[in-house]
RNA sequence: AUUAAUGGUAGAGGCGCAUUGUUAAUAAGUAAUUUUGUGGAGGUAAGCACGGUGAAGCAAAAUGAAAGGUAAGAAUGCCGAAAUAUAUAAAUUAAGCUUUAAGUUUAUAUAUUGGGGUCAUAUAAAAUAUGUAUGACACUGUCACAAUAAUUUGUGGAGAGCUAUCUUUUAG
Numbered sequence: 001a002u003u004a005a006u007g008g009u010a011g012a013g014g015c016g017c018a019u020u021g022u023u024a025a026u027a028a029g030u031a032a033u034u035u036u037g038u039g040g041a042g043g044u045a046a047g048c049a050c051g052g053u054g055a056a057g058c059a060a061a062a063u064g065a066a067a068g069g070u071a072a073g074a075a076u077g078c079c080g081a082a083a084u085a086u087a088u089a090a091a092u093u094a095a096g097c098u099u100u101a102a103g104u105u106u107a108u109a110u111a112u113u114g115g116g117g118u119c120a121u122a123u124a125a126a127a128u129a130u131g132u133a134u135g136a137c138a139c140u141g142u143c144a145c146a147a148u149a150a151u152u153u154g155u156g157g158a159g160a161g162c163u164a165u166c167u168u169u170u171a172g
Stems, first nucleotide, its partner, number of pairs: 002171001004169002007166005014079001016078005022072003032063007042050001045099004082113011114140002117137008142157006
């Protein structure tokens, strides 16, 4: 010179990941409200209130949303970035009020997934947008092995990885 281990720092993959505002379309001429006519006792998850001084429903007219999700660009934080499933804890939650449920959000723990894409199936959603899960197909980054004229091909693995670098220790 070099080998291995521990800890730290800085990086790479690319239609890369996530969060927050803004604008636009969609949701939708939907929900809801009002008037008229009809109707004739309900309506609600349940209870109270409401209701023959006319409930629900239906028809016509007028007014007329929003949330979630999506696209564009901007800012911020990053490369187990993040996502999903299960469990626990807390908060929230039914359009007059109360209770409560599904659900939603946050945190922790465990497990799986290197990354994005296309297609199929299932599911969520108003939706043929899109998200999520599974499978298949190629692509791409990384490491190991093998072959080779090449730095090209093939096979396989996983992010607790890979590359660079520093401290300490170890073999030499």

Predicted 3D model of a 172-nucleotide RNA (Lysine riboswitch aptamer) from Asaccharospora irregularis DSM 2635.
RNAcentral holds the sequence, with entries from Rfam.
The coordinates come from a structure-prediction model, not an experiment, and the mean pLDDT is 80.